[in-house]
Model confidence (mean pLDDT): 77 of 100. A computed fold for a 93-nucleotide RNA from a soil metagenome, annotated as Glycine riboswitch aptamer. RNAcentral holds the sequence, with entries from MGnify.
RNA sequence: ACGCUGGAAAGCAGCCCGGGCUCGCCCGGACUCACCGAAGGGGAAAGCCCGGCAACGGGGCCGGGUGAAACUCUCAGGUGCCGAUGACAGCGU
Numbered sequence: 001a002c003g004c005u006g007g008a009a010a011g012c013a014g015c016c017c018g019g020g021c022u023c024g025c026c027c028g029g030a031c032u033c034a035c036c037g038a039a040g041g042g043g044a045a046a047g048c049c050c051g052g053c054a055a056c057g058g059g060g061c062c063g064g065g066u067g068a069a070a071c072u073c074u075c076a077g078g079u080g081c082c083g084a085u086g087a088c089a090g091c092g093u
Base pairs, nucleotide, nucleotide: 001093002092003091004090005089006088011033013032014031016029017028018027019026020025021024034079035078036077040075041073042072043071047066048065049064050063051062052061053060
């Protein structure tokens, strides 16, 4: 990388537009509000390591790395069930 298997959370909200028809419901979409956190994306402490400078009874300062993720933000994405998507995990090649 590919194949198989497992794999969560959160709105039957409001409003508008378009379409369909059995005429008050269905489908698609925009916006608003609320919410979720597991495609993708952003953020981050102590501690530890490295380098430089200072000090040489001193333990400091500066820079970088690691920590780092399933934490956190919610830009993207998503929010009735099913399906699909899906981080991650197992097996095989």